[in-house]
């Protein structure tokens, strides 16, 4: 002194003047985010039926833990990428089956010989090989060494790999011993198996008041063995029709609607996500959709962007400071 890696914070403040919207008698207090966005997941809540049981659809996929729950967060395994701090994860099974490996190349499975290598030969060819070449993402364990007619796990040693044990770990695993020469890989984010989960709709749900109209007319089917009951189907249970066609009214207003799986602050337990105890605060409720304009005076103040029922997550965008922690070069001492 350069160049990286995680990890946390803020999203303006203060005065004043018009203007809005809520709460309240008033004084008075309060008013868009870190992603409000996407509408992917989880559930709160309300409704169908009393959500009951099976199956299917679908979703999850290494352990062990948070959590209200989850496809998320935590920590640990494998395995990959990076000199490293770190960072991804598409991570159950190929010995149930079944599909595919495009061109290339002799062959990617009913395995094979193109060049090579080695023996004989009547010179036409036979026979042996798969170790070396070539093709290819990937050729039938991989290195050496010794055998051989040349060569081959043919035998041997170490690595794979299969089985069977100890020893650590809650566990996924890790490692150690033995044993057997073992024989196509490879792909399940291809079907499929195996483990778990696993009713639908959504605040335009739903609940009440008020007003209006003509409780209207007509036609088909079904009739308790039928219908009907909010994705499919079956079984139980409940109830007792179903579709079509013309004609007329009305969509106004109140709730739900904001006090919460809340926020902060100390303290404790835990490696951590979080748990738990005490104390404290009230922090948007709009509906053709409210927070705008001016002025000072700070500042770092912009980008991406406006709540609609409410809460954890994910995942896209995005501007700017600020802090603290590690890693790798350079120089100097």
């Nucleotide at each position: 002194g350069a160049a990286g890696u995680c990890g946390g914070c803020c999203a303006g403040a203060c005065a004043g003047c018009c203007g809005c919207c809520c709460c309240g008698c008033a004084a008075g207090g309060g008013g868009a985010g870190g992603a409000a966005a996407g509408u992917c997941c989880g559930g709160g809540c309300u409704c169908c039926a009393u959500a009951g049981g099976g199956c299917a659809a679908g979703g999850c996929g290494c352990c062990a833990g948070g959590u209200a729950a989850c496809a998320c967060c935590u920590g640990g395994g494998g395995g990959g990428c990076g000199u490293g701090a770190g960072c991804c994860u598409a991570c159950g099974g190929a010995a149930a089956g079944u599909g595919c490996c495009a061109c290339a190349g002799a062959a990617a499975a009913u395995a094979u010989a193109c060049c090579g290598c080695c023996c004989c030969u009547u010179c036409g060819g036979g026979g042996g090989u798969a170790a070396g070449g070539g093709u290819g993402a990937a050729a039938u364990g991989g290195u050496g060494c010794g055998g051989u007619a040349a060569g081959a796990g043919c035998g041997c040693a170490c690595c794979g790999c299969g089985c069977u044990g100890g020893u650590g770990g809650u566990a996924a695993c890790a490692u150690c011993a033995g044993u057997g020469g073992c024989a196509g890989g490879g792909u399940a984010a291809a079907c499929c198996c195996c483990g778990c989960c696993g009713g639908g709709a959504g605040c335009a749900a739903g609940a009440c008041c008020a007003a209006a109209u003509a409780g209207g007319g007509g036609a088909a089917c079904a009739u308790a063995u039928g219908g009907c009951g909010c994705g499919g189907c079956c079984c139980g249970c409940g109830u007792u029709g179903u579709u079509c066609c013309c004609g007329g009214g009305u969509a106004g207003g109140u709730u739900g609607c904001u006090u919460g799986a809340g926020g902060u602050g100390c303290a404790u337990g835990g490696c951590g996500a979080c748990g738990u105890g005490c104390a404290u605060c009230c922090c948007a409720g709009a509906u053709g959709a409210a927070u705008g304009g001016c002025u000072g005076u700070u500042c770092a103040a912009g980008a991406c962007a406006g709540a609609a029922c409410c809460c954890g997550g994910c995942u896209u965008a995005u501007c700017g400071g600020c802090c603290g922690a590690c890693u790798u070069c350079a120089a100097u001492u």